[in-house]
Formats: sequence, structure tokens, C1' cells
RNA sequence: CUUGCGGGAGAGUCGGGUCCGGCCCGACGCCGAAGGAGCAACCGCCCCGGGAAUCUCUCAGGCACCCGUACCGCAGG
Repeated sequence: CUUGCGGGAGAGUCGGGUCCGGCCCGACGCCGAAGGAGCAACCGCCCCGGGAAUCUCUCAGGCACCCGUACCGCAGG
């Protein structure tokens, strides 16, 4: 790094259209744990470059449920 199993969040209201399970659109609001981006200490050949995240941003993603997710444990390659 990868495969399987187990654990595993967060955040929504209003209006409209409806086939009334849900889905779509709009407005404003919100979440951060798919992904992405940014930086400290520190290091170097010291102009500059390298440089982490659960932090920050919210570009993307998401906000009934489910699935999934970063992360943790076990087993294998």
C1' cells in the first nucleotide's frame, strides 16, 4: 500500500412541483471523516525548496433512512 471482517459520526428548515415511497427545483442556513487545497515546528544546497493532521478552508462532497467515509482493532498478501 492492498483485501476481508468488526467498530465508526456530523449537519435542515421553508416554499413549490408531484406518481405522496421518495425525487426535482429555489431561497437561506448548516456539516466535515470521500477527495482536494493551505500552513507550524523542523530540515536543506537557505533567493528558495521540502514539510503533518482529526487543525484551517469549504472547491468538491454531504445535511429523513440506507450505503459510504477519515480513523481504530483483527487476519492475510

Record summary: A computed fold for a 77-nucleotide RNA from a marine eukaryotic metagenome, annotated as Glycine riboswitch aptamer. The sequence is in RNAcentral, with records from MGnify. The prediction has a mean pLDDT of 78.